């Protein structure tokens, strides 16, 4: 260093300012945010998790699934640089990616400890 087992810890961010209104962080102007692994560094590629749906007493299994273009550099970039766009579960409430809630939950995974084997 690698494989396996057990355990521990960690593991999601965001409406400033203004308008209308009886009431909106929900509408309008505008602002802001970006889970995990892979790969030239990624919210938009590939894969996964979450959410949602179905089955199940449960563990779990199956399904569904949002969004990117142009230019530049380079051996290589839908990942970098420049410019412009776009997307965001469910329930509640004046219509919510950002408030409140399920959630003091769960999890993709990350780091570490111990033991065992080759």
């Nucleotide at each position: 260093g690698u494989u396996c087992a057990u355990c521990u810890u960690c593991a999601g961010g965001g409406c400033a300012g203004g308008g209308u209104g009886g009431a909106a962080u929900u509408c309008c102007c505008g602002a802001c945010c970006g889970g995990c692994g892979g790969u030239a560094a990624a919210g938009u590629c590939c894969g996964c998790g979450a959410c949602c749906c179905g089955c199940g007493c449960a563990a779990g299994c199956g399904g569904u699934g949002g969004a990117u273009u142009c230019g530049g550099u380079g051996a290589a970039a839908c990942u970098c640089c420049g410019a412009g766009a776009c997307c965001g579960a469910c329930a509640g409430u004046a219509u919510a990616g950002u408030c409140u809630g399920g959630u003091a939950u769960g999890c993709a995974g990350a780091a570490g400890a111990u033991g065992a084997g080759a």